A computed fold for a 100-nucleotide RNA from a soil metagenome, annotated as Guanidine-I riboswitch aptamer. Its Rfam family is "Guanidine-I riboswitch aptamer". Rfam links the family to the GO term regulation of gene expression. The sequence is in RNAcentral, with records from MGnify.

């Protein structure tokens, strides 16, 4: 120092949609509205990993050659407590931080 980005995943809460309760009207028994509660609602929108995946684009080598290719690498990575953002949370940021 160990890059960027784009898409997803674990996970995450509750603004919105959906659902599900309660309750009040219409309207005539079948829906429909409209208030309130419930994330101890599978969801759908959102949030999302340094230590998760996959793309792409960068970086270093070589090879061949001046059209740009083509192959290879790009390791490893326990972890608090507390504080922020958002409607809220989180494996999000602080942060490959304190610490081992």
């Nucleotide at each position: 120092a160990a890059g960027a980005u784009c898409a997803c995943u674990a996970g995450g809460g509750u603004u919105c949609c959906g659902u599900c309760u309660u309750c009040u009207g219409u309207u005539u028994u079948u829906a429909g509205a409209g208030a309130a509660g419930a994330g101890u609602c599978u969801g759908g929108u959102c949030c999302a990993a340094g230590a998760g995946u996959g793309g792409u684009c960068g970086g270093c080598c070589a090879a061949a050659u001046u059209g740009a290719u083509u192959g290879g690498c790009u390791a490893c990575a326990c972890g608090g407590a507390g504080g922020g953002a958002u409607a809220a949370a989180a494996g999000c940021c602080c942060g490959g931080g304190a610490g081992a």